[in-house]
Context: one part of a larger RNA
RNA sequence: GGCUUUCGGUGGAUGCCUAGGCGUCUGCUGGCGAUGAAAGACGUGGAAGGCUGCGAUAAGCCACGGGGAGCUGCCAAACGAGCCCUGAUCCGUGGAUGUCUGAAUGGGGAAACCCGUCUGGUGGCGACACCAGUCACCCAUUGCUGAAUACAUAGGCAAUGUGGAGCUAACUCGGGGAACUGAAACAUCUCAGUACCCGAAGGAACAGAAAUCAAUUGAGAUUCCCUCAGUAGCGGCGAGCGAACGGGGAACAGCCCAAACCUUGAGAGUGUCAAGAGCACAUUCGUUGCUCUCAGGGUGUUGUGGGACCUUACUUGUAGCGUAUGUGUGCGCUGCCAGUGACUUUCAUUUGUUAGUCGAACUUUCUGGAAAGUUAGGCCAUAGCGGGUAAUAGCCCCGUAGACGAAAGCAAGUGUAGCAUUGUGUAAGGCACCCGAGUACGGCGGGACACGUGGAACCCUGUCGGAAACUGGGAGGACCAUCUUCCAAGGCUAAAUACACGCAGACGACCGAUAGUGAACAAGUACCGUGAGGGAAAGGUGAAAAGCACCCCUUUGAGGGGAGUGAAAUAGACCCUGAAACCGAGAGCCU
Numbered sequence: 001g002g003c004u005u006u007c008g009g010u011g012g013a014u015g016c017c018u019a020g021g022c023g024u025c026u027g028c029u030g031g032c033g034a035u036g037a038a039a040g041a042c043g044u045g046g047a048a049g050g051c052u053g054c055g056a057u058a059a060g061c062c063a064c065g066g067g068g069a070g071c072u073g074c075c076a077a078a079c080g081a082g083c084c085c086u087g088a089u090c091c092g093u094g095g096a097u098g099u100c101u102g103a104a105u106g107g108g109g110a111a112a113c114c115c116g117u118c119u120g121g122u123g124g125c126g127a128c129a130c131c132a133g134u135c136a137c138c139c140a141u142u143g144c145u146g147a148a149u150a151c152a153u154a155g156g157c158a159a160u161g162u163g164g165a166g167c168u169a170a171c172u173c174g175g176g177g178a179a180c181u182g183a184a185a186c187a188u189c190u191c192a193g194u195a196c197c198c199g200a201a202g203g204a205a206c207a208g209a210a211a212u213c214a215a216u217u218g219a220g221a222u223u224c225c226c227u228c229a230g231u232a233g234c235g236g237c238g239a240g241c242g243a244a245c246g247g248g249g250a251a252c253a254g255c256c257c258a259a260a261c262c263u264u265g266a267g268a269g270u271g272u273c274a275a276g277a278g279c280a281c282a283u284u285c286g287u288u289g290c291u292c293u294c295a296g297g298g299u300g301u302u303g304u305g306g307g308a309c310c311u312u313a314c315u316u317g318u319a320g321c322g323u324a325u326g327u328g329u330g331c332g333c334u335g336c337c338a339g340u341g342a343c344u345u346u347c348a349u350u351u352g353u354u355a356g357u358c359g360a361a362c363u364u365u366c367u368g369g370a371a372a373g374u375u376a377g378g379c380c381a382u383a384g385c386g387g388g389u390a391a392u393a394g395c396c397c398c399g400u401a402g403a404c405g406a407a408a409g410c411a412a413g414u415g416u417a418g419c420a421u422u423g424u425g426u427a428a429g430g431c432a433c434c435c436g437a438g439u440a441c442g443g444c445g446g447g448a449c450a451c452g453u454g455g456a457a458c459c460c461u462g463u464c465g466g467a468a469a470c471u472g473g474g475a476g477g478a479c480c481a482u483c484u485u486c487c488a489a490g491g492c493u494a495a496a497u498a499c500a501c502g503c504a505g506a507c508g509a510c511c512g513a514u515a516g517u518g519a520a521c522a523a524g525u526a527c528c529g530u531g532a533g534g535g536a537a538a539g540g541u542g543a544a545a546a547g548c549a550c551c552c553c554u555u556u557g558a559g560g561g562g563a564g565u566g567a568a569a570u571a572g573a574c575c576c577u578g579a580a581a582c583c584g585a586g587a588g589c590c591u
Base pairs, nucleotide, nucleotide: 001590002589003588004587005586006585007584008583009582015576016540017539020511021510022508023507024506025505026504027503028502029500030499031167032166039101040100041099042055043054044053046079049075050074051073061095062094063093064092065091066090070083071082072081106115107114108113116135118133119132120131121130122129123128137164138163139161140160141159142158143157144156145155171202172200173199174198175197176196182189186236212219213218223250224249225248226247227246233241234240254492255491256490257436261298262297263296264295265294266293267292268291269290270289276285277284278329279328280327281326282325283324303470305435306434307433309430310429311428312427313426314425317336318335319334320333321332322331323330337423338422339421340420341419343418344417347415348414349413350412351411352410353409354408356404357403358402362377363376366373378395379394380384386398387397388396441465442464443463444462445461446460447459451477472487473486474485475484476483527534528533547575550562551561552560553559
């Protein structure tokens, strides 16, 4: 020096554990904000720091409920000073306070700072300081003013508004919109209308009551799922893209305008003694009437076309009033009554929810530090889910099945109230007034349809043209005819569907500390970066601190030796287990 072995050191693998994660499902909820949000800064405790809570009333104040013996949050024990059965701490509901920043909004600004206006108040002799309020912009409405320019308008000023502004996980709709990639290169194509940006909204959004399909039978708004079907098709007919009809389900709900016509008001035009005032008769009035425009009310809403208007017939929930006057008739309005509602929340009530309450049944023997294990004999069960307790507990504890509970708030339902809305319709005949125009459609250029210009319909439109009027118009995949079907150019509409920041519950052939979130710990922390941004490591004594009184060595240190605790201290805080590499000591063998 090497090898072997024993005993140690170092180290922190492995095993076991879980305080934290991950995923799925179900239900709830789906917004917050100028009454100042989200997010923060700075403060706030008897006592220094971090976290949590709170805001100069500052780990809190008030009220009402719950609860019932201790309490003054956590790291984190002790001390000090207090509170509490006259009910504290704690839990729930409602309220008060709520510095400064932040949309930030009196002005400014390098966020958490600086400087003001006006009104009122407090202090001061005063300068001044402080306190409470007030003052941004835009929009809407109203009022007052008011140019060029006479009326007017623009503009200005003020008041009113629980109007807007900003934040927010995904889902939704709309406006824009890539490339890598694939095509084994690449350009059409694909990726993909994806990512991303912008705008808008809701608890869902969008869509939606046929100018739809179908095919000679018919269906009957929209949305979503299964299928049809990887079919028909599209496609440098490459890569790839990819329907519909029909069928089966989920859920179901239908409505309102514009116009013709009638009428009221305003304005303009016309008009001069009567054409008119719903109609019949009589009276009366007559710048009444008539035409046009605008605004309101009635009517009306459809495709076996519908409606308006005129005539006729039948029919009409009821009372009052009005319609120049009277009568009749017609029409309109209001009330009552009846019905409907997808509106409101007045009240009542029910259910749920935001604290909670009750809740069955066991003892012994042995081993052990400890019984829940073993042994023996019982018991409960609408409860043998789960967790804890010194090892494995239905009957020890918390719970579980089941049953019960709210002064106050919230949600939903029902009734009631309010509000809105409906209360004539049918038939026959006539008439030809209305039925959404720079629209439909066409040319050119694009887009979107599964469909890449193709024979390319249907849908959207930048540009240029540009109809018809129900004897009308669109569609049925060029186009034409026949046939069928529907009625565009206005609008509203619950449910079935999508999502999960958040709350609650359940579950897992999910992870178990190099895993699982980046984060089980002071984690978006420490640290890095001018910044955008990047971004860790780090869990485990023991059943219980019983965390080693006392003695000794040492530098009153670190560390250690006794003693003691404990089942165990090679469980002693660098603390469960404690692998390997690596280091050492003893022994053996070789050199």
Model confidence (mean pLDDT): 83 of 100. The part of an RNA shown here (large-subunit ribosomal RNA, domain I) has 591 nucleotides and comes from a bacterium. The RNAcentral record of the full RNA draws on ENA. Its Rfam family is "Bacterial large subunit ribosomal RNA". Rfam links the family to the GO terms ribosome and structural constituent of ribosome.